[in-house]
Context: one part of a larger RNA
């Protein structure tokens, strides 16, 4: 990992509620005894509950108590008790397994730390302290050479002990080795051997180190099934219903109580919901009526500035500023409102037969869907989509209300896959049939490339994106210009007062400022652009010729719009239709018809539910937690050692048939070789695929 086997709501005792049985205004025995002998019957009237309350109590009593005395508050109208059985709660280990940890007694110093006792151990080299002796020299004291000495937590360096560095090794040779290299090596050195110190103790040249591979508190046993608002797990089938993931509190926040939401039972009313009427509201939008915010103009209270006067802290006047206040106009707003819906909830009316259906009735529906009580729950981490706000950056698959909806706990069909988006609610079977959302060239069911129809050429599409940019092209609508000859292309001309004034070193059409005339002309700007140090040059506006434009004109200019183009760059290989591939489309606008398409509907069968059974007929029959209901099967016991099956072969065990919605069940054929059981009942060690479960075995 696979097989087998084991492996989890169990006992008691109290209480409640349902169901059923006995008796009932009365039920019922507990210990005990006797019989009997794991059963079990007789007894046993103590004591429980009920049958009357109220009152703090005397106590009165269908009343009763407050009080002077009422009001008030609390009773009275009569069903209970016993058992059993299911189902909860409560205490108890209390569905199973599971802690780190507490305490108590006890076992260790053969590893390790530190001490005692008492042994032992250190190759060979090197340096050469004190001491001292000799000579020398001092007045001495000493100092100075030579020799002798052997000092040392002294030096190189084995044994011996450590363990700073690399490399291997990493299920190793080793639960700490190895290898080359390091460091001490007469000392605070190392070791033998024996002994003391012992767990909130001990030893520690201190690292929380060590204390038998265990240490921020050893180890073994007990208290122990310790607690565990926590994690795993918790075994057969089918039927009915069916949630929540909110609110309120909480040493609460992944807990837990009551409330909402579920089923079950029981009971009750003109009970619910839709529609219909009539109400009350201040959102949305609008709006300045109010207070707030804020823009502009008029008018100018006050300030600031100047001027006059000389009284100079004053007065009079004046206006580049400022701008109080009213007026006008023209705004803003969750916490403004003169003003105001839609829907939505909520309040009140409006019918009343019926209660599965048809028939009468009645404004429609409802298999009680409402309401109340009782039993038992789960749930109190939701999440995304819509549409109305708040936080965010009008970012988030954000976070956080309100409402509705799908998931959740809903399969099927569409959306290439794709819980939350569209369509649609799978009893069961059918090689019947019509839709739905979404398709209909292939793939891949339908148009063997359906039928009309703007438009697009970009693979634009179907298949992301602004801002802006473009003589891309379709539609539509305005203005202008033209055979008096347009538009473009060509030739030509493009003058002069004048080099206008001022500036300037110059400033001549063209660095700047003003100013922007007149004149000649078919025209020609005191000049649109290049260019010069200024000039000069070269074009342009503007005119002039050539040239020649009406099948259905053409040519400028502009406006609104369809569709397209660019803008538009990402990391393995196309890669942002699912591919193929598609161009009077298989794109794309407007239409028209037909066809596929699903567990949706209908046609046929067939279960099974609800209304006491039964028929028949109606409406139903997805489902997590979770209620509620009927069944299957497994050991044991009565039926049953007086039965029933069994050597003509029982249980098991392999395999096959048939039967049953299903748990199963018969049977049949091998094998097995000796005991097995129908029915009805009763009773649990009654069901495994999951717990890093637990034991085998491979």
């Nucleotide at each position: 990992g696979u097989c087998a086997g084991c492996a989890a709501g169990u006992g008691a005792a109290u209480a409640g509620u349902u169901u059923u049985a006995g008796c009932a205004a009365g039920c019922u025995u507990a210990a005990g005894u006797c019989g009997g002998a794991u059963a079990c019957g007789a007894u046993g009237u103590a004591g429980g509950c009920g049958u009357a309350g109220c009152a703090a109590c005397a106590g009165c009593a269908a009343g009763u108590u407050u009080u002077a005395a009422a009001a008030g508050a609390u009773g009275a109208u009569a069903a209970g008790u016993u058992a059993a059985a299911a189902u909860u709660a409560u205490u108890c280990g209390a569905c199973c397994c599971g802690a780190a940890a507490c305490c108590a007694a006890g076992u260790g110093a053969u590893c390790u730390a530190a001490c005692c006792a008492u042994g032992a151990u250190c190759a060979g080299g090197u340096u050469g302290a004190a001491a001292a002796a000799a000579u020398g020299u001092u007045a001495g004291c000493g100092c100075a050479u030579u020799u002798u000495g052997g000092a040392g937590g002294a030096c190189c360096g084995a044994a011996c002990c450590c363990a700073c560095g690399u490399c291997u090794g990493u299920g190793g040779c080793a639960a700490a080795a190895g290898a080359c290299g390091g460091g001490g090596a007469u000392g605070a050195a190392u070791u033998g051997u024996g002994g003391u110190u012992a767990g909130g103790g001990g030893u520690g040249a201190a690292a929380g180190g060590c204390u038998a591979a265990u240490c921020a508190a050893a180890c073994u046993u007990g208290g122990a099934g310790g607690u565990a608002g926590c994690u795993g797990g918790u075994u057969u089938u089918c039927u009915g219903c069916g949630a929540a993931a909110u609110c309120u509190a909480u040493u609460g926040a992944g807990g837990u109580a009551g409330a909402g939401u579920g089923u079950u039972c029981u009971a009750a009313a003109u009970u619910c919901a839709u529609a219909g009427a009539a109400g009350a509201g201040g959102u949305a939008g609008a709006g300045a009526a109010c207070g707030c915010g804020a823009u502009g103009a008029a008018u100018g209270c006050g300030g600031g500035g100047g001027g006059u006067u000389u009284u100079u802290u004053a007065a009079c006047u004046u206006u580049a500023c400022u701008a109080a206040a009213u007026u006008c106009a023209a705004c803003g707003a969750a916490a403004c409102u003169c003003c105001g819906a839609a829907u939505a909830a909520c309040u009140u009316c409006u019918u009343u037969c019926a209660a599965c259906a048809a028939a009468u009735u009645a404004a429609u529906g409802a298999u009680u869907a409402u309401u109340a009580g009782a039993g038992c729950a789960a749930u109190c981490a939701g999440a995304c989509g819509g549409u109305g706000g708040g936080u965010g950056c009008u970012a988030a698959g954000a976070u956080u209300c309100a409402u509705c909806g799908u998931c959740a706990a809903a399969a099927g069909g569409g959306c290439a896959a794709c819980a939350a988006c569209c369509c649609a609610g799978a009893u069961c079977g059918u090689a019947a049939g019509c839709u739905a959302a979404g398709g209909u060239c292939c793939u891949a069911a339908a148009g063997a490339a359906a039928a009309a129809u703007a438009c697009u050429u970009a693979g634009u599409g179907a298949g992301g994106c602004a801002a802006g940019g473009a003589u891309g092209u379709g539609a539509a609508u305005u203005c202008g210009u033209u055979u008096u000859g347009a538009c473009a292309a060509c030739c030509a001309g493009u003058a002069g007062g004048u080099g206008g004034g001022c500036u300037u070193g110059g400033a001549a059409g063209c660095a700047g400022c003003c100013a922007u005339c007149c004149u000649u002309u078919a025209a020609a700007g005191a000049a649109a652009g290049c260019g010069u140090a200024a000039c000069a040059g070269c074009u342009c506006a503007c005119u002039g010729g050539u040239c020649g434009a009406a099948c259905u004109a053409g040519c400028g200019a502009a406006u609104u719009u369809g569709c397209g183009c660019c803008g538009c760059a990402a990391a393995u290989g196309u890669a942002g239709a699912g591919g193929g591939a598609c161009u009077u489309a298989a794109g794309a606008u407007u239409u028209u018809c037909a066809c596929c398409g699903a567990a949706g509907c209908u046609g046929c069968g067939a279960a099974u539910u609800u209304u006491a059974a039964u028929a028949a007929u109606a409406a139903g029959u997805g489902g997590u937690a979770g209620c509620a209901g009927a069944a299957c099967g497994u050991u044991u016991u009565g039926u049953a050692c007086u039965g029933u099956c069994g050597u003509u072969g029982a249980a098991g065990u392999a395999c096959u048939a048939u039967u049953g919605u299903a748990a199963a069940a018969u049977a049949g054929u091998a094998u097995g070789c000796a005991g097995a059981c129908a029915u009805c009942a009763a009773a649990a060690g009654u069901g495994a695929g999951a717990a890093u479960g637990c034991u085998g075995a491979c």
This is a predicted structure of a 698-nucleotide part of an RNA (large-subunit ribosomal RNA, domain II) from Tsukubamonas globosa. Its mean pLDDT, the model's own confidence on a scale to 100, is 82. The full RNA is in RNAcentral, with records from ENA and SILVA. The organism belongs to Tsukubamonas, within Eukaryota. A source record names the gene rnl.